[in-house]
RNA sequence: GGAGUUGGCCGAGCAACCGCUGGCGUGGCAACACGCUGGAGGAAAGUCCGGGCUCCACCGGGCAGGACGCCAGAUAACGUCUGGGCGGCGCGAGCCGACGGAAAGUGCCACAGAAAACACACCGCCGAAGUCCCUCACGGGGCUGGCAAGGGUGAAAAGGUGCGGUAAGAGCGCACCGCGCGACGGGUAACCGCUCGCGGCAAGGCAAACCCCGUCCGGAGCAAGGCCAAAUAGGGAAGGGCGGAUGCGCGAGCAUCCGACGCGCGGCCCGCGCGCCUUCCGGGUAGGCUGCUCGAGGCCUGCGGUGACGCAGGUCCCAGAGGAAUGGUUGCUUUCGACAGGACCCGGCUUACAGGCUGACUCCUUUU
Numbered sequence: 001g002g003a004g005u006u007g008g009c010c011g012a013g014c015a016a017c018c019g020c021u022g023g024c025g026u027g028g029c030a031a032c033a034c035g036c037u038g039g040a041g042g043a044a045a046g047u048c049c050g051g052g053c054u055c056c057a058c059c060g061g062g063c064a065g066g067a068c069g070c071c072a073g074a075u076a077a078c079g080u081c082u083g084g085g086c087g088g089c090g091c092g093a094g095c096c097g098a099c100g101g102a103a104a105g106u107g108c109c110a111c112a113g114a115a116a117a118c119a120c121a122c123c124g125c126c127g128a129a130g131u132c133c134c135u136c137a138c139g140g141g142g143c144u145g146g147c148a149a150g151g152g153u154g155a156a157a158a159g160g161u162g163c164g165g166u167a168a169g170a171g172c173g174c175a176c177c178g179c180g181c182g183a184c185g186g187g188u189a190a191c192c193g194c195u196c197g198c199g200g201c202a203a204g205g206c207a208a209a210c211c212c213c214g215u216c217c218g219g220a221g222c223a224a225g226g227c228c229a230a231a232u233a234g235g236g237a238a239g240g241g242c243g244g245a246u247g248c249g250c251g252a253g254c255a256u257c258c259g260a261c262g263c264g265c266g267g268c269c270c271g272c273g274c275g276c277c278u279u280c281c282g283g284g285u286a287g288g289c290u291g292c293u294c295g296a297g298g299c300c301u302g303c304g305g306u307g308a309c310g311c312a313g314g315u316c317c318c319a320g321a322g323g324a325a326u327g328g329u330u331g332c333u334u335u336c337g338a339c340a341g342g343a344c345c346c347g348g349c350u351u352a353c354a355g356g357c358u359g360a361c362u363c364c365u366u367u368u
Stems, first nucleotide, its partner, number of pairs: 001364010012333007020039008041339001045350002048348005053221004065217005070084005085099001086097004100212002105210002107206003122151002124147003129144006159177006178201001179199005184193003225290004235281006242259007261275005297316008
């Protein structure tokens, strides 16, 4: 100098003027005015996970359903994060992995290919064994057959190299490598071993196919939930009001029963129900208040830990609206500037993003 890997941060700034909105103060009966002060994001987004909070349900457990799945740790919790293991990719820094079970059962494996699984024999190799033919014979050819080393198909076809062995072959035998099991050693564990022994070697893949095993999950959500509470209609209770009869009482009056009138049950009869006024009670609606933002909080320092993170001390207060505020104009900055806007709150993941700053590391080249 070039190429790359990975982590962190910013994401227009300043000034003037005009606005919007929460809080506080002053003035005002109030409406409001004035002053001071706070006013979106790294993703506020998707609403995909996990929790707090609230209500309902709940002794406990199970079924169904769903999610997750190497090990250890972090955490309020997680499907997140950190560290490690294993596998794959990369020269490397580093990156990627739903990474339990296919010697429980079921199912699937396109095309090609002989065969895709109770494995197979197209080309090929062999002619030892049995048998036939030719030949006097040596020998040659064929059939029954033997083989799975070589070729070929495929994403995938019953371990690799070598020596022996054989008719040709083959873990058929042996050595080494690989594999499985056991022991021993290391590690908390996943797992590892250049250690020892045993076994010729175990007869394909797919579980983001059903399934099996293990772990976890009660349901609904701030339109949760709580408080105050009209008008109208309806519900309940008490009292009052028309006529008659009966009973009680000296009486004022009280109690019970009946009736009249109107309306409804289509009309009529019977029957049933309701009725006017006053007061009180309770439920619910409109509306208002609350939940609402001080919180698993931010920053700094120290300590513990490889790290995620934890602990201690100090310091700070940082939107809380309710049809929804956070904006506009002008000037300067050489650069006209991306994705995007809270709605109960937090921890994550994922997705979008013009441009810029910065730490650590790797590889190549050059100079000294």
Overview
Bacterial RNase P class A from a Gammaproteobacteria bacterium, 368 nucleotides, folded computationally. Taxonomically the source falls in Gammaproteobacteria (Bacteria, Pseudomonadati, Pseudomonadota). Its Rfam family is "Bacterial RNase P class A". Its family is annotated with ribonuclease P activity, tRNA processing and dimeric ribonuclease P complex in the Gene Ontology. It is recorded under the gene name rnpB. Of the family's consensus pairs, 95% are formed in the model.